[in-house]
RNA sequence: CCAGUUGGCUGGAUGGCCGCUCUGCAGUGAGGAAUGUGUGUUUUGUACCUCGCUCGUGGAGAGGAAAGUCCGGGCUCCAUGGAAGCACGGUGCCGGAUAACGUCCGGCGGGGGUGACCCCAGGGAAAGUGCCACAGAAAGCAAACCGCCUCUCUUAGAGAGGUAAGGGUGAAAGGGUGCGGUAAGAGCGCACCGCGCGGCUGGUAACAGGCGCGGCACGGCAAACUCCACCGGGAGCAAGACCGAAUAGGGAUGACGAGAGCGUUCGCGCUCAAGCCCGUUUCCAGGCUUGAUCAUCCGGGUUGGUCGCACGAGGCGUACCGCAAGGUGCGUCCCAGAUGAAUGGUCAUCCAUUCCGCUUAUCGCGGAGGGACAGAACCCGGCUUACAGGCAAACUGGCAUG
RNA sequence: CGGGGCAUAGCUCAGCCUGGUAGAGCGCCUGCUUUGGGAGCAGGAAGUCGCGAGUUCGAAUCCCGCUGCCCCGACCA
Numbered sequence: 001c002c003a004g005u006u007g008g009c010u011g012g013a014u015g016g017c018c019g020c021u022c023u024g025c026a027g028u029g030a031g032g033a034a035u036g037u038g039u040g041u042u043u044u045g046u047a048c049c050u051c052g053c054u055c056g057u058g059g060a061g062a063g064g065a066a067a068g069u070c071c072g073g074g075c076u077c078c079a080u081g082g083a084a085g086c087a088c089g090g091u092g093c094c095g096g097a098u099a100a101c102g103u104c105c106g107g108c109g110g111g112g113g114u115g116a117c118c119c120c121a122g123g124g125a126a127a128g129u130g131c132c133a134c135a136g137a138a139a140g141c142a143a144a145c146c147g148c149c150u151c152u153c154u155u156a157g158a159g160a161g162g163u164a165a166g167g168g169u170g171a172a173a174g175g176g177u178g179c180g181g182u183a184a185g186a187g188c189g190c191a192c193c194g195c196g197c198g199g200c201u202g203g204u205a206a207c208a209g210g211c212g213c214g215g216c217a218c219g220g221c222a223a224a225c226u227c228c229a230c231c232g233g234g235a236g237c238a239a240g241a242c243c244g245a246a247u248a249g250g251g252a253u254g255a256c257g258a259g260a261g262c263g264u265u266c267g268c269g270c271u272c273a274a275g276c277c278c279g280u281u282u283c284c285a286g287g288c289u290u291g292a293u294c295a296u297c298c299g300g301g302u303u304g305g306u307c308g309c310a311c312g313a314g315g316c317g318u319a320c321c322g323c324a325a326g327g328u329g330c331g332u333c334c335c336a337g338a339u340g341a342a343u344g345g346u347c348a349u350c351c352a353u354u355c356c357g358c359u360u361a362u363c364g365c366g367g368a369g370g371g372a373c374a375g376a377a378c379c380c381g382g383c384u385u386a387c388a389g390g391c392a393a394a395c396u397g398g399c400a401u402g
Numbered sequence: 403c404g405g406g407g408c409a410u411a412g413c414u415c416a417g418c419c420u421g422g423u424a425g426a427g428c429g430c431c432u433g434c435u436u437u438g439g440g441a442g443c444a445g446g447a448a449g450u451c452g453c454g455a456g457u458u459c460g461a462a463u464c465c466c467g468c469u470g471c472c473c474c475g476a477c478c479a
Base pairs, nucleotide, nucleotide: 001398002397003396004395005394006393008391009390010389012350013349014348015347016346017345018344020061021060022059023058024057025056026054027053028052029051030050031049032048063373067384068383070382071381072380073379074378075236076235077234078233080285081284082283083282084281085280086279088232089231090230091229092228093107094106095105096104097103108122109120110119111118112117123227124226128225129224130221131220132219145167146166147163148162149161150160151159152158153157175193176192177191178190179189180188194216195214196213197212198211200209201208202207240307241306242305243304250298251297252296253295254294255293259272260271261270262269263268273290274289275288276287277286300478301477302476314333315332316331317330318329319328320327321326351371353369354368355367356366357365358364403475404474405473406472407471408470409469412428413427414426415425422459430446431445432444433443434442452468453467454466456464
């Protein structure tokens, strides 16, 4: 210098003018039901809250993916927790991280690359069932189409038997290579490699190494059913709580069924019984109901407000532990909160970049274009997908020079 | 904002669970029949199975990721 690999960072900058949302303060008008609190004492007042106004004055204002909604949680409601079994769904080498995960880190095994490095849904096919189309003789208790060899009949040829070394078919043909052996062949015998079984050594383990035995028995598919191990209740902030306003607290269908006794301040409480408690069955503990109930549909009304909702598995810095993911301690910071939905527009200069012209080329000058993907909506941890360009780092291969 | 489903010939759909040549009806084209048309009869064409990766010998079908379309969900009584 060229080509590449890996993990990161960034995602235009500054200023002027005009706006948008939230918010602190000051002044001011109207209203007040929901939240908290004091005085007051039963419905008012103030603080407070809501909605406005001020050519008022300060502060803050999208992302690395805010996206897809594919996983995992928090939170909320569903009348509940635990144990065991069944069903359904998910995950799948080993160890660790974590609130949890299908994520991440480290390792093992297999595959690819000259290499840095990359990829793998990577448990069990000797638990069982099923499938392997077409082609091919044969597709799973193996098998004889061609070929090879032997024998018989015999003119070429035919028949019987042996043979899986060769040919052909196929994605796949029952270990591979070599030597021996044989009528021809064959783990038939031997050596090495592969495979299986047993124990040894190392490692937490996956697994690795070497030893002995076995002549090979056991093809592939589990992103087919399934077996094994582990995990899992459902719905989702339009969850849910409260206030205000309005309407016909209306109709149809279905489910369940109003229990008994005692006490009572007539609100209800206790005991028994029956039914129910979130896939389903059983058990334990606990609870709920015995109602002007629940479910679905039709009809009616409203289209308002407050909370949930911004302090969190939070960010940044630093010390220690750990190979790492990460953990612990200390310090510091408060950092969007809209609801048809704010976070913008414009001008100037600069930055990066593309094209054209001038310039011998670099540089420079002038003109034009032009700034990726995309946008919070309850909140986090991941994954996946989209993304113009720029930055620095570590490492690999090649070439040249010293 | 949340949840569910679908995509196969010009149109409407089957096949997918349990992988092995892609089918039906309507429509279209050609011929016969008819004076002509319709109806009828005979024959034919027409498919990136939405797209891209993966598993498998083999994918419309199984698995994963995208794209497009459709449907449902407010509160009160």
Predicted 3D model of RNase P RNA and transfer RNA as a complex of 479 nucleotides. Its mean pLDDT, the model's own confidence on a scale to 100, is 77. It holds a member of the Rfam family "Bacterial RNase P class A".